This is a predicted structure of a 148-nucleotide RNA (FMN riboswitch aptamer (RFN element)) from Mangrovibacillus cuniculi. Rfam family: FMN riboswitch aptamer (RFN element). Its family is annotated with FMN binding in the Gene Ontology. From the family's description: The RFN element is a highly conserved domain that is found frequently in the 5'-untranslated regions of prokaryotic mRNAs that encode for flavin mononucleotide (FMN) biosynthesis and transport proteins. On this family, see Vitreschak et al., Nucleic Acids Res 2002: "Regulation of riboflavin biosynthesis and transport genes in bacteria by transcriptional and translational attenuation". NCBI's taxonomy places the organism under Bacteria, Bacillati, Bacillota, Caryophanales, Mangrovibacillus. Its mean pLDDT, the model's own confidence on a scale to 100, is 78.
RNA sequence: GAUGUUUCUCGGGGCAGGGUGAAAUUCCCAACCGGCGGUGAUGAAGGAAACUUCUUAGUCCGUGACCCGUGCACAGAGUGAGACUCGUGCCGGUGGAUUUGGUGCAACUCCAAAGCCGACAGUAUAGUCUGGAUGGGAGAGAAACGGU
Numbered sequence: 001g002a003u004g005u006u007u008c009u010c011g012g013g014g015c016a017g018g019g020u021g022a023a024a025u026u027c028c029c030a031a032c033c034g035g036c037g038g039u040g041a042u043g044a045a046g047g048a049a050a051c052u053u054c055u056u057a058g059u060c061c062g063u064g065a066c067c068c069g070u071g072c073a074c075a076g077a078g079u080g081a082g083a084c085u086c087g088u089g090c091c092g093g094u095g096g097a098u099u100u101g102g103u104g105c106a107a108c109u110c111c112a113a114a115g116c117c118g119a120c121a122g123u124a125u126a127g128u129c130u131g132g133a134u135g136g137g138a139g140a141g142a143a144a145c146g147g148u
Base pairs, nucleotide, nucleotide: 004145005144006143007142008141009140010139017029018028019027031128032127033118034117035063036062037061038060043054044053045052046051058116059115067093068092069091071090072089073088074087076086077085078084098114099113100112101111102110120131121130122129
């Protein structure tokens, strides 16, 4: 220094102002927000250089939450037992959105402009309120141990 195991910690933001209405942060005008990993021609620092470190996409490639299942498992719960239902884990599925111009060898990532998108339940129709959720989680960091 790389890798393995275990433990611990961390791990999502946002309707200002106004209109209509009996009622809307849900409609209308307008405002605001952008999980995690990767890629990447950005930017910064160091170096004589090679190069190194940090940083750079909501809309590219994946992925998580939510939802679904004639799937599989359970020495989980309910029942005397079975059937069945529920729960948990795994597997599978569903799951939203970008163009134009510029530069350039090269850009859906840079620069400029104009767009677009956002689970479920509740409620006057919700990306932003309330709720499942003091949950789960992609992952990030640290420590200990083992061995090379």